[in-house]
Molecule: transfer RNA
Organism: Clostridia bacterium
RNA sequence: CGAGGCGUAGCGAAGGUGGUAUCGCGCCAGUUUCGGGUACUGGAGACCGUGGGUUCGAGUCCCGCCGCUUCGA
Numbered sequence: 001c002g003a004g005g006c007g008u009a010g011c012g013a014a015g016g017u018g019g020u021a022u023c024g025c026g027c028c029a030g031u032u033u034c035g036g037g038u039a040c041u042g043g044a045g046a047c048c049g050u051g052g053g054u055u056c057g058a059g060u061c062c063c064g065c066c067g068c069u070u071c072g073a
Stems, first nucleotide, its partner, number of pairs: 001072007010025004019056001027043005049065005
């Protein structure tokens, strides 16, 4: 310098052919226990790296930039 992949809750991941986000672990509360753990129930938490574009509507399509990573020179 060129090409590809990835960037979603604290962590890990999912999210067909665009329609306002799901799961596991963790966290908080309750029940259970003498108490803790386990188990069960409920709840909070991400607007999706960033800036634009297309669209009635984008995590999901297009472009730039940033970061990580693989390959090539």